RNAcentral holds the full RNA, with entries from SILVA.
Small-subunit ribosomal RNA, 3' major domain from a freshwater metagenome, 476 nucleotides, folded computationally.

Context: one part of a larger RNA
RNA sequence: UGACGGGACCCCGCACAAGCGGUGGAGCAUGUGGAUUAAUUCGUCACUAACCGAAGAACCUUACCCAGGUUUGACAUCGAGGGCAAGGUCAUGAAAGUGAUCCCUCUAGCAAUAGACCCGAAGACAGGUGUUGCAUGGCUGUCGUCAGCUCGUGUCGUGAGAUGUUGGGUUAAGUCCCGCAACGAGCGCAACCCUCACCGUAUGUUGCCAGCGUAAAGUCGGGAACUCUUACGGAACUGCCCGUGCAAGCGGGAGGAAGGUGGGGAUGACGUCAAGUCGGCAUGGCCCUUACACCUGGGGCUUCACACAUGCUACAAUGGGCGUCAACAGAGGGGUGCGAGGCCGCGAGGUCAAGCGAAUCCCAAAAAUACGUCCUCAGUUCGGAUUGCAGGCUGCAACUCGCCUGCAUGAAGCUGGAAUCGCUAGUAACCGCAGGUCAGCUAUACUGCGGUGAAUACGUUCCCGGGGUUUGUACA
Numbered sequence: 001u002g003a004c005g006g007g008a009c010c011c012c013g014c015a016c017a018a019g020c021g022g023u024g025g026a027g028c029a030u031g032u033g034g035a036u037u038a039a040u041u042c043g044u045c046a047c048u049a050a051c052c053g054a055a056g057a058a059c060c061u062u063a064c065c066c067a068g069g070u071u072u073g074a075c076a077u078c079g080a081g082g083g084c085a086a087g088g089u090c091a092u093g094a095a096a097g098u099g100a101u102c103c104c105u106c107u108a109g110c111a112a113u114a115g116a117c118c119c120g121a122a123g124a125c126a127g128g129u130g131u132u133g134c135a136u137g138g139c140u141g142u143c144g145u146c147a148g149c150u151c152g153u154g155u156c157g158u159g160a161g162a163u164g165u166u167g168g169g170u171u172a173a174g175u176c177c178c179g180c181a182a183c184g185a186g187c188g189c190a191a192c193c194c195u196c197a198c199c200g201u202a203u204g205u206u207g208c209c210a211g212c213g214u215a216a217a218g219u220c221g222g223g224a225a226c227u228c229u230u231a232c233g234g235a236a237c238u239g240c241c242c243g244u245g246c247a248a249g250c251g252g253g254a255g256g257a258a259g260g261u262g263g264g265g266a267u268g269a270c271g272u273c274a275a276g277u278c279g280g281c282a283u284g285g286c287c288c289u290u291a292c293a294c295c296u297g298g299g300g301c302u303u304c305a306c307a308c309a310u311g312c313u314a315c316a317a318u319g320g321g322c323g324u325c326a327a328c329a330g331a332g333g334g335g336u337g338c339g340a341g342g343c344c345g346c347g348a349g350g351u352c353a354a355g356c357g358a359a360u361c362c363c364a365a366a367a368a369u370a371c372g373u374c375c376u377c378a379g380u381u382c383g384g385a386u387u388g389c390a391g392g393c394u395g396c397a398a399c400u401c402g403c404c405u406g407c408a409u410g411a412a413g414c415u416g417g418a419a420u421c422g423c424u425a426g427u428a429a430c431c432g433c434a435g436g437u438c439a440g441c442u443a444u445a446c447u448g449c450g451g452u453g454a455a456u457a458c459g460u461u462c463c464c465g466g467g468g469u470u471u472g473u474a475c476a
């Protein structure tokens, strides 16, 4: 000087407390361990691994296993020599491949020839998801959006170092003020950026409709007000008032759409964990080179006494079923696409097919909610697992191993031990909608979007994590 303390003091955070809803019990989904297996590819392991890489494992993907094949190779550059470019057909085969054969010149140029492309010896080389994240780059997690981390000059100290950065206040903040052997500065904080909330100007089609016309529908005429669209500007600064204080500020108030960081996001200092990733990519070393490379068919990654993690659905009456009211969103996607509408089918879906590269058309029905009615506390009209049969769709192909529909079947489960998680407001909780990936889908996941919409915070003694000062130390 640090680190540590079941030392002290000060302060903060859904850290506790106060509340609301869960997890831990059940069934199922998904991931992981373990076991199994020819293979069940690999990585990730407290917080910071375990719906994680994977925003889509039937083939492909695919890295694993079995079998059949290839060896200058699926891919790149050079290459003696040859050429019939390419391409088609046949045999064999599960395919890849192997063998045979047919056709017979693509581009530039008059041509020679050159190029493209094909075959191809020998060889340089290719190739490797082989290994080392403890050789690395890059990127990422975490402490932590915590308020810290440093430097120059000066001063002090023999020196390591100290000072500044400590102190008194204040703040979300090393934020600012006052003081001070310090005076300044940098990286962080804040602001500048995006978005939401208010107003103005501009813009009026595909969007809008107050007044006027129209039998009806913004349908048309018309209108440019309103909503909205997208740009540009304005607006908030403790600016004003009162109190308090040396000041910074703090408490209250006014006006205002918004008030003291207005809400949300992006943004992550010096560093820590030899944290994670050589399997995204790049890359040093090492290793394989008729195989640790490459192609193909099939299988596996989907197994299952068990254990853990994250979820979904429930156990019901604040509920479930049925019907009625065309009840009311936002944000997205659409050309190998979204598909209205008609017809067929109980339905998944099929068929004909309008419109739309979309503020125009479509996906599209929002759901919870409201109203009416049945059920009356029951393993039930709760719950839907499991299984049987019959179908539909995608795709070369749904046996291993897809999703969906109808009928039948109706399991566990009556609120979950010890323990444990999230959340402070348009939040939690509940409700649905969309998107990416994608032929299809095991999505209950993820990323967004809106609808309904709470309770509680006395307080900082305690638990956890963090910041500052100080103290002890046989630790560095």
Stems, first nucleotide, its partner, number of pairs: 001476002003473003007470007015460002019423005026313008034304002042053002064299007073125001077124002081119003087102006106115003127288002130286003136282002138277003141273001143271001148187006154163003167178003193265004198234005204228001208223002212221002237259001240253005315416001319375006332363003337356002341352004382413001387408007429452007
Model confidence (mean pLDDT): 82 of 100.
Rfam family: Bacterial small subunit ribosomal RNA. Rfam links the family to the GO terms ribosome and structural constituent of ribosome.